[in-house]
Context: one part of a larger RNA
C1' cells in the first nucleotide's frame, strides 16, 4: 500500500447519475388498543401509529380434574401491594415506513454465461376459415396428428383483466360475392395456303366460330393492409374567430388524452414543492410528429419495474482514524 471484517466524537445524504452500499429501526404468526385516501366492497391492512411484558405476596372470579367430601390440583380473566437491574420477547433468529406519478391488470415466462423489463404469456374481446374423408399440420407415399373430437368444436390472425368506449374514408392494395359483357391457353373447328402427283391421295398452312380459371368489369368489406388537408377574410380597444369564401380529397382526426416512455424549438408558460428544482407534480394547448382492438382513456389490487418527494437511520460524505485477519513490499 491492497483486500476482507469490525468500531468511531460532532454533524446526518452535505456523497452520488441515483441513499449505490451499509447502518439503523421494528416481537416475521405475542397481548391490548388503533388504523387514512381510494376501492372492482374482496381489499388497501401486520396500513400507519401507540401501549404492555420479569419476579414475589395477595384479593376476586371463570372453566376443569381428582376426592376420604375436609380438601388438593390444572388452565385462564380482572385487580391490589411489593422487589431488583442500565435493560423483564433481558440470549439467538428477524419487514424500514410513508406520499405522488408513468408502464403493465393480476400469479406466471424470458436473452443457460452482461438485459427479468414497460418485452412474452394470460383470462377476456373480436375477426377469418372449417359440415367431417373438416379446415389446418407433418410426410415422396402409405399414413399420422387434428380427434376416437363435431361449430358451446378445431385451426389461424389481431387485441389483451375490469369500467366507459371504439368516430369518418372502400379511391389504392387485399379479401369476398357476381348465370351479363370484354380479353384469354390447351383443345374443338375447319374456310383457306403451299408442295407433290396423270389422278386418287399424302404432307403442309391454318381464318371465322366454340371454349376454363384468371384479369378487366359490377358491387361489398376496416377489431382487412391502410388513410384521416391547404389558403384567405371576418366581431363596437386590441387580440381571437363562433361565421364566410375558395382550392383539393376516398375521407379530411370524432370522443378522450396531450411539452406525454410521443414536444424539435424547450430548462415552453403558469402554479406547487426547495434558500436555490434542465428532474418531479398539477394545469394550459402553439399535438415539429397523440388518438381509438398496430386499440383510446380511466382504473382498486399486484411489481427484486421506472421516476420524484418525505420520515427514520446511518462512515455515502465533511474527513478520516483505529483494531483484527490475509496479502503485497522491505529488512534479516
Nucleotide at each position: 500500500c491492497c483486500g476482507c471484517u469490525g468500531u468511531u466524537a460532532a454533524g446526518g445524504a452535505a456523497c452520488u447519475c441515483g441513499g449505490c452500499a451499509a447502518c439503523a429501526g421494528a416481537a416475521g404468526c405475542g397481548u391490548c388498543c388503533g388504523u387514512a385516501a381510494c376501492u372492482u366492497c374482496g381489499g388497501g391492512a401486520u396500513a400507519a401509529g401507540g401501549a404492555c411484558u420479569g419476579c414475589c405476596u395477595u384479593g376476586u372470579u371463570g372453566a376443569u380434574u381428582c376426592u376420604u367430601c375436609g380438601g388438593a390440583g390444572u388452565c385462564g380473566g380482572c385487580g391490589a401491594g411489593g422487589c431488583c437491574g442500565c435493560a423483564g420477547c433481558g440470549a439467538a433468529u428477524g419487514a424500514c415506513c410513508c406520499c405522488a406519478u408513468g408502464c403493465a391488470a393480476c400469479u406466471g415466462u424470458u436473452u443457460a454465461c452482461c438485459a427479468a423489463a414497460a418485452a412474452c404469456a394470460c383470462a377476456g374481446g373480436u375477426c377469418u376459415g372449417u359440415g367431417c374423408u373438416a379446415a389446418g399440420u407433418c410426410g415422396c407415399a402409405a399414413g399420422a396428428c387434428g380427434a376416437c373430437g363435431u361449430a358451446u368444436a378445431c385451426a389461424g390472425g389481431c387485441u389483451g383483466a375490469u369500467g366507459c368506449c371504439u368516430g369518418c374514408c372502400c379511391a389504392g392494395u387485399g379479401c369476398c360475392a357476381g348465370a351479363a359483357g370484354g380479353u384469354u391457353a390447351c383443345g374443338a373447328g375447319g374456310a383457306u395456303u403451299g408442295g407433290u402427283u396423270c389422278a386418287c391421295g399424302c404432307c403442309u398452312u391454318g381464318a371465322a366460330u366454340c371454349u376454363a380459371a384468371g384479369c378487366c368489369c359490377u358491387g361489398g368489406u376496416g377489431a382487412a393492409c391502410g388513410g384521416c388537408g391547404g389558403c384567405c377574410g371576418u366581431a363596437a380597444c386590441u387580440a381571437u374567430a363562433a361565421c364566410g369564401g375558395u382550392c383539393c380529397u376516398a375521407a379530411g382526426g370524432u370522443a378522450g388524452c396531450g411539452a406525454a416512455a410521443u414536444u424539435c424549438c424547450u430548462u415552453g408558460u403558469c402554479a406547487g414543492g426547495u434558500a436555490a428544482g434542465u428532474u418531479c407534480u398539477g394545469a394550459c394547448c402553439c399535438g415539429c410528429a397523440c388518438g381509438a382492438a398496430u386499440g383510446g382513456c380511466a382504473u382498486a389490487a399486484u411489481g427484486a419495474u421506472a421516476u420524484g418527494g418525505g420520515g427514520a437511520c446511518u462512515g455515502u460524505c465533511u474527513c478520516a482514524a483505529c483494531a483484527g485477519c490475509g496479502g503485497a513490499u522491505c529488512c534479516g